RNAcentral holds the sequence, with entries from ENA. The RNA shown here (Bacterial RNase P class A) has 342 nucleotides and comes from a Lysobacterales bacterium.

RNA sequence: AGAGUCGGCCAGACAAUCGCGCUCACUUCGGUGAGGGAGGAAAGUCCGGGCUCCAAAGGGCAGGGUGCCAGGUAACCCCUGGGGGGCGCGAGCCUACGGAAAGUGCAACAGAAAAAAUACCGCCCCACAGGUUGGGGUAAGGGUGAAAUGGUGCGGUAAGAGCGCACCGCGCAGGUGGUAACACGCUGUGGCAAGGUAAACCCCACUCGGAGCAAGACCAAAUAGGAAGACCAUGCCGCGGCCCGCGGUGUCUUCGGGUAGGUCGCUUGAGGUCGCUGGUGACAGCGGUCCCAGAUGAAUGAUUGUCCACGACAGAACCCGGCUUAUCGGCCGGCUCUGGCU
Numbered sequence: 001a002g003a004g005u006c007g008g009c010c011a012g013a014c015a016a017u018c019g020c021g022c023u024c025a026c027u028u029c030g031g032u033g034a035g036g037g038a039g040g041a042a043a044g045u046c047c048g049g050g051c052u053c054c055a056a057a058g059g060g061c062a063g064g065g066u067g068c069c070a071g072g073u074a075a076c077c078c079c080u081g082g083g084g085g086g087c088g089c090g091a092g093c094c095u096a097c098g099g100a101a102a103g104u105g106c107a108a109c110a111g112a113a114a115a116a117a118u119a120c121c122g123c124c125c126c127a128c129a130g131g132u133u134g135g136g137g138u139a140a141g142g143g144u145g146a147a148a149u150g151g152u153g154c155g156g157u158a159a160g161a162g163c164g165c166a167c168c169g170c171g172c173a174g175g176u177g178g179u180a181a182c183a184c185g186c187u188g189u190g191g192c193a194a195g196g197u198a199a200a201c202c203c204c205a206c207u208c209g210g211a212g213c214a215a216g217a218c219c220a221a222a223u224a225g226g227a228a229g230a231c232c233a234u235g236c237c238g239c240g241g242c243c244c245g246c247g248g249u250g251u252c253u254u255c256g257g258g259u260a261g262g263u264c265g266c267u268u269g270a271g272g273u274c275g276c277u278g279g280u281g282a283c284a285g286c287g288g289u290c291c292c293a294g295a296u297g298a299a300u301g302a303u304u305g306u307c308c309a310c311g312a313c314a315g316a317a318c319c320c321g322g323c324u325u326a327u328c329g330g331c332c333g334g335c336u337c338u339g340g341c342u
Stems, first nucleotide, its partner, number of pairs: 001338010012307007020037001022035005039313001043324002046322005051212004063208005068082005083097001084095004098203002103201002105197002120142002122138006128131001150168006169192001170190005175184003216264004226255006235249005271290008308311001
C1' cells in the first nucleotide's frame, strides 16, 4: 500500500423568529417566566420478565416449547466462555449438536439390490448339446445413485472375500487430564458391528395456568330500573252484580350497582453515568453523581441565515431485558493475509 475480518461510535451543525404539548413558579386569571420534549432501531410483536385481573389442593393425561457442557441473569428460543462438527491460507465465520440394536414410516429417477435381501456386466470352476448354453462360486473390478454393507497394502485362493496379518478408522472396557461437554500418537480387547432420515411420527430429559394498560383501581351527573325506611292511607284503579280475595298505584329520605365524564395506573427504573474492586468474559459488588417525553384526537413542527462531507431508515402510547428486520454517509480501534521499501 492493497485485500479482508471482528468490535465500538455518530445519525447534519450553529443561530434567530414563530408555533405545539408537559412540569414548576408568579399572576391583575388575559397571561408571563424558567426547565426539559423520540430512536438506534421508538419498528416487527418473535421470545423472556415486571405489573394487573381471573383461575388454581395435589397428581396424571393431552398439547406446546427447549435439547453438547459450564456459567451469567428477574427470566429467556438471550448472552458469555468452552467442547464436537463444517468452511476459510488466516484473522475469523456457521452450527436444533439428545436417542436410528424400543417401535412405525419414508427414500423420486436410476440401479441387480435402498435394508436383511440380492447379482446386470465381469472374474473363476464344472458339465456337454460347444452356444448370444446350463449349473455353481465370488462381491475384488465395471456400471447406477444424494446415499451401496470400513480404507490401503501384503499374504492367501480356482477366482475372491477381515479369510489371515500390518497400519489407519471404529466399537467396548480400563487408565490419564478436565467441574463438565470432551480429549489422548496411553493400555487391553473385538475382525468390525442390521447403513441413511427424528425442524418424520416417536422415545427420553427439562420446562410451561389464562388474559392483557381498551389490564385494572377510584370518584361519579342525567334517565330508567332495584333495595330499605317514613308518611299519605281502612285511599284510588283493575278483575267482579256485591263481599272476601288477588294484582297495581303516590311523595320524601337513605343505600347499592352503574353509563357519560373525570382521576389514578403513567413513568424513579432489574435506571443512566463516572470511579474502584472481583471475574478470561457475560456480569456482579461498593462509592460518588444525575433525573432524562408522558400525550389521550394524542405535542415534539415551520421559516430564515451561515457552513459542510448535502443528511438514510424511520417516529414514543404501561415498563424493562433480548432477538430479528430497515438504514445516506462517516469516524475510531483490535487482528489476519499478500506485496514493496528500510

Background
The gene name in the source record is rnpB. Rfam family: Bacterial RNase P class A. Rfam classes the family as a ribozyme. The organism belongs to Lysobacterales, within Bacteria. Model confidence (mean pLDDT): 75 of 100.